[in-house]
């Protein structure tokens, strides 16, 4: 320096919920406000889950199926990329 590991110390992030805006919707930006989090920093490559056009069939209608697609969750994991501290 680097790794593992998370003790102290400085601090940091902000779940639900509420308000105000913006989406067609998951949901987001902003303000409160704290379940929780050592990356709850930042990235949708993988997977999961969640939303909605459209298209085909079905149906009284609903809802479910099927296929093309857009989209969200990074606080659902994996995985990438960056950081503060330095006791045992």
């Nucleotide at each position: 320096a680097c790794a593992u590991u998370g003790a102290a110390a400085g601090g940091g992030c902000a779940u639900a919920c509420c308000c105000g805006c913006c989406g067609a919707g998951a949901g987001g930006c902003g303000g409160g406000g704290a379940c929780g989090c050592a990356a709850a920093g930042c990235c949708u490559c993988c997977g999961g889950u969640c939303u909605u056009g459209g298209g085909u069939a079905c149906u009284g209608a609903c809802a479910g199926a099927c296929u093309c697609g857009a989209g969200a969750u990074a606080g659902c994991g994996g995985g990438g990329u960056u950081g503060c501290c330095g006791g045992c």
A computed fold for an 88-nucleotide RNA from a Steroidobacteraceae bacterium, annotated as c-di-GMP-I riboswitch aptamer. Lineage of the source: Bacteria > Pseudomonadati > Pseudomonadota > Steroidobacterales > Steroidobacteraceae. The coordinates come from a structure-prediction model, not an experiment, and the mean pLDDT is 82. It was read from a public genome assembly, where an Rfam model found it.